[in-house]
Context: one part of a larger RNA
């Protein structure tokens, strides 16, 4: 010096990103007492306070037990053990649960509940398999599968122009196939002739090929948002000023409703005001100028719950002012 422990004057978080670590307090007994809030179950062992041994006698009592007196022992009578002490504001997630075996346990996942879509059973839909076959299910729409949301309470606004899905079938477009007009190559046969040359006819074989016919799809018509999604700009106006209920204009499919809001979302920003502190970039309550909130990509509240995140209080302490001493074991040096 290091590791693991122990003690410490005065102060008591001044340490630090942060009370990390440590300390402290309390302990499933008896009696009393217990707030806000609440889904009336809880919250709650809330918080907070008091008490406790043994022997003998007496009184009361059905009993359990209670009361009183005297005496005895100990420094101390829940003689030990049995709370990760407690209180309080806010955020997120309802809760119990699950997760990155080996840096993340969470606000992530799941969940009950909600809603949408598919499925009428001859192989349901969906899924595995080339198939046979199997799961679904020895089930039958109060069932099964898939998507999203995520207890509960109050709610869930506008837009179908784009994309998707569903429905429709008149018209347009559209493949292979059918069809075969026409054209090309070769050319048997036969005929004519200027007869070794040439012309004509043209079966067969073969190549190509128009019109016409022809499905889904697409175009087209409509519906659909708890489908993917989207939800404006400029200018003016009231008898102080300011502001604009109001008006004008452009664009759009429609221009963000209720609620919430410097927020797990606010750049400017330590916004402004209030609270808390002697002093507060954090925290709480408001305001609204929302860079870039917003309604099952759910919005806003919410008791209970949380090894979650974030403020405050009391208690407590070597975290610190500021360090000291001690114990055990190491390291190092000498033998």
């Nucleotide at each position: 010096u290091c590791u693991u422990c122990g003690u410490u004057a005065a102060g008591g978080a001044a340490c630090u990103c942060g009370g990390c670590a440590a300390a402290a307090a309390a302990g499933c007994g008896u009696c009393c007492g217990u707030a806000a809030c609440u889904u009336c179950g809880g919250g709650a062992u809330a918080a907070g306070g008091a008490c406790u041994g043994g022997u003998u006698c007496g009184g009361c009592u059905c009993a359990c037990g209670c009361c009183g007196a005297a005496c005895c022992c100990g420094c101390a009578g829940c003689a030990a053990a049995a709370g990760u002490a407690g209180c309080u504001g806010g955020g997120c997630g309802a809760c119990u649960g699950u997760u990155u075996a080996u840096c993340a346990a969470a606000a992530a996942c799941a969940u009950a509940g909600g809603u949408c879509c598919c499925u009428g059973c001859u192989c349901a839909a969906a899924c595995c398999g080339u198939a046979a076959g199997g799961u679904g299910a020895u089930g039958c729409a109060u069932a099964g599968g898939g998507g999203c949301u995520g207890a509960u309470g109050c709610c869930u606004g506008g837009c179908c122009a784009g994309u998707g899905u569903c429905a429709g079938a008149a018209c347009g477009u559209u493949a292979a196939g059918g069809g075969g007009a026409g054209g090309g190559g070769u050319g048997a046969u036969c005929c004519c002739u200027u007869u070794u040359a040439g012309g004509g006819u043209g079966a067969g074989c073969u190549c190509u090929g128009a019109a016409c016919u022809u499905a889904a799809g697409c175009g087209c018509u409509g519906a659909u948002g708890a489908a993917c999604g989207c939800c404006g700009g400029c200018c003016g106006u009231a008898a102080c000023u300011a502001u604009a209920a109001c008006g004008g204009u452009c664009c759009u499919a429609a221009g963000g409703u209720a609620g919430c809001g410097a927020a797990a979302u606010c750049c400017c920003u330590u916004g402004u005001c209030g609270g808390g502190u002697a002093a507060g970039u954090u925290c709480c309550g408001a305001c609204c100028u929302g860079c870039a909130u917003g309604a099952a990509u759910g919005g806003c509240a919410u008791a209970a719950c949380g090894a979650c995140c974030u403020g405050g209080c009391a208690a407590c302490u070597g975290u610190c002012u500021c360090a000291a001493c001690g114990a055990a074991g190491a390291c190092c040096u000498c033998g």
Predicted 3D model of a 335-nucleotide part of an RNA (large-subunit ribosomal RNA, domain IV) from a Patescibacteria group bacterium. The organism belongs to Bacteria candidate phyla, within Bacteria. The full RNA is in RNAcentral, with records from ENA. The coordinates come from a structure-prediction model, not an experiment, and the mean pLDDT is 81.